[in-house]
């Protein structure tokens, strides 16, 4: 890499470095960005999947392993179902993606 399961609601940033792109992939749109983004390092924080612990359980506590800390899993091309106001509209699902745990 692959498969399965669960979740994708909320939450949480400062400093230093670098220097032109970044928001998963192609294109379009939208957004962020030389008032320095993205990324890296340090520090800090959020959350609670695994873990530990209390408990009969519901649940609570801790924070060791991960993860995360713009807007949003951004929208569409790109599927299916439903609605009527018929719009490249609205709602739901799927696919895909991300994270965790497990399998092999």
């Nucleotide at each position: 890499a692959a498969u399965u399961u669960a979740u994708a609601g909320a939450g949480a940033a400062g400093a230093g470095g670098c220097g032109a792109g970044a928001g998963a992939a192609u294109a379009g749109g939208c957004u962020c960005c030389c008032u320095g983004a993205c990324c890296c390092u340090c520090u800090g924080g959020c959350a609670a999947c695994c873990u530990g612990u209390u408990g009969a359980a519901g649940a609570g506590c801790a924070a060791g392993g991960u993860g995360c800390c713009a807007c949003a899993u951004c929208c569409u091309a790109u599927c299916c179902c439903g609605g009527c106001u018929g719009g490249a509209c609205c709602g739901g699902g799927g696919c895909a993606u991300a994270u965790a745990a497990a399998u092999a």
This is a predicted structure of a 104-nucleotide RNA (SAM riboswitch aptamer (S box leader)) from Pontibacter flavimaris. The model forms 94% of the base pairs in the Rfam consensus. Its mean pLDDT, the model's own confidence on a scale to 100, is 81. Taxonomically the source falls in Pontibacter (Bacteria, Bacteroidota, Cytophagales, Hymenobacteraceae). The same sequence occurs in records of 2 taxa.